[in-house]
Context: one part of a larger RNA
Molecule: small-subunit ribosomal RNA, 5' domain
Organism: metagenome
């Protein structure tokens, strides 16, 4: 000069896109922020129809009441499914294989998805809801007794996995990989639900996701020089989806390190953004991608998948409820609120869109996500009038008092009408009946110069000068310095200069 998640002073007209707790990973009132499936299940409960035991009224058809039942429909507390491991949120910890970039896994795992190949016989025995009883101030809990099922559980079958011997082919860097033959072990299901189809079980293939190992890259500090005993390697053994001291027995003494081990200090990495002609220097807000973390520490159930933010226990601190016996919480989700700060928004609106769960589907859920509010926070665009007007009003300031200057500046005289205001219509976004944004953008009309300018500077660096008041005062200042009676440096006021919905100061980085 540049930037900026900026702040602060004066100032403020509109618009379209962007951004808004950089501090206390501090405490949290309140509402939302993960639920769906009745086309797994058995109930309940409403309506609706039929049957039906009684009963009333009626010659009688039938009508109402009551008992019991059956079907069809809605709701759904429970059992079971799938999903809750994404989506979102912060950046404390991490100097690590944590990212990045290249490799490897002959050491590994994968729900729904696709795609090939083969199957589901025959059986059992709970248990929740609910009933009935009792505890409990709540939370919530015990017993006894019933019942379902794609819950569970046993047998049987094996194309076929697996594990073990047994002989063989092939084929690699080493462990050993592939591939086909025999022999023994062992191991499935739910033929259920609907009547388009969807599930169930084993295998084999892929997609697309994880897991593990390695070269390399990337911070300070030596006023931190020696560290290290599960350590380093071995045997063997358990563990794990799988290799490993990952763990445990023994056994050997190993192993790292001035090319910086060990310790300290800072720190999420990346693509990028910022600056620079460029090497390079600074960073790591928004957007992505990968990692940690979800009151603080440890634990581990389910589960394809987790050591799980709105799950569970235990322990701790802090807060709340209490009948004192006990018990309930976790915004680093979206809004908010108090407190910390110089500082950082609304307790909105919609699921129309795009996604995402579940569902056969209608359709539920979705503070993701779409939009709206708020803020000149940044970026861009626009207007706040345009033309004519006098050797030149009044006022202002100066002045040698003759003028100069403000100055085409006003006033006046013709025109316009961006944008805002009012008025009338009106959208894509959506392929369909389905727009939160919106009566919004957009467009048309009509009025009227009318609603809309400021802030810094003017000694020199710097672009712009007098007049006053003031006297080393009272101020200025980014460096040089102004100021002590004639200050172009301080204050004003005239005027100029520079930028303009901003200008200026501070802060921080090239």
């Nucleotide at each position: 000069g540049g930037a900026c998640g900026a702040a602060c002073g004066c100032u403020g007209g509109c618009g379209g896109c962007g951004u808004g707790c950089u501090u206390a990973a501090c405490a949290c009132a309140u509402g939302c922020a993960a639920g769906u499936c009745g086309a797994a299940c058995g109930g309940a409960u409403g309506c609706u129809u039929c049957c039906u035991u009684g009963g009333u009224a009626g010659c009688a058809a039938u009508a109402c009441c009551c008992u019991g039942g059956a079907a069809g429909u809605a709701u759904u507390a429970g059992u079971g499914g799938c999903g809750a491991a994404c989506g979102g949120g912060u950046g404390a910890g991490u100097a690590a294989c944590a990212c990045g970039u290249g490799a490897g896994c002959a050491a590994c795992c994968u729900g729904c998805c696709c795609u090939g190949a083969a199957g589901a016989c025959g059986g059992g025995g709970a248990u929740a809801a609910c009933a009935g009883u009792c505890g409990g101030a709540a939370a919530c809990g015990a017993c006894u007794g019933c019942u379902a099922a794609u819950a569970c559980c046993c047998g049987a079958u094996g194309c076929c996995u697996u594990u073990c011997c047994c002989a063989g082919g092939u084929c690699g860097c080493a462990u050993g990989g592939c591939c086909g033959g025999g022999a023994a072990a062992a191991g499935a299901a739910a033929u259920g639900g609907a009547u388009u189809c969807c599930g169930c079980u084993u295998c084999a293939g892929g997609a697309g996701g994880g897991g593990c190992u390695c070269g390399c890259g990337g911070c300070c500090u030596a006023u931190c020089a020696g560290c290290u005993u599960g350590u380093u390697g071995g045997u063997g053994a358990g563990g794990u989806a799988a290799c490993g001291g990952c763990u445990c027995a023994c056994c050997a003494a190993g192993g790292c390190u001035u090319c910086g081990a060990c310790g300290g200090g800072u720190a999420g990495c990346u693509g990028g953004u910022c600056u620079g002609a460029g090497a390079g220097g600074a960073u790591g807000a928004u957007c992505a991608g990968c990692c940690a973390c979800a009151c603080u520490g440890g634990g581990a159930c389910u589960g394809a998948g987790a050591c799980a933010c709105g799950g569970c226990c235990c322990a701790g601190a802090c807060u709340c409820c209490u009948a004192c016996g006990g018990g309930a919480g976790g915004c680093a989700g979206c809004a908010g609120u108090g407190g910390g700060g110089a500082a950082u928004c609304u307790u909105g609106c919609g699921c129309a869109a795009u996604g995402g769960g579940c569902g056969a589907a209608a359709g539920c859920c979705u503070g993701a996500c779409g939009c709206a509010g708020c803020a000149a926070c940044g970026c861009c665009g626009c207007g706040u009038g345009g033309g004519g007007g006098a050797c030149g009003a009044a006022g202002g300031c100066u002045c040698u008092c003759g003028g100069g200057u403000u100055g085409u500046a006003a006033a006046c005289c013709c025109c316009u009408u961006u944008c805002g205001a009012c008025a009338g219509g009106a959208a894509c976004g959506a392929a369909a009946u389905u727009g939160a944004c919106g009566g919004u953008a957009c467009c048309u009309g009509g009025a009227g110069a009318a609603g809309a300018a400021g802030c810094c500077c003017c000694g020199g660096c710097u672009a712009a000068c007098u007049a006053c008041g003031u006297g080393c005062c009272a101020g200025c200042a980014g460096c040089c310095g102004c100021g002590g009676u004639a200050a172009u440096a301080c204050g004003u006021a005239g005027g100029g200069g520079g930028c303009g919905a901003g200008c200026g100061u501070u802060g921080u980085c090239c």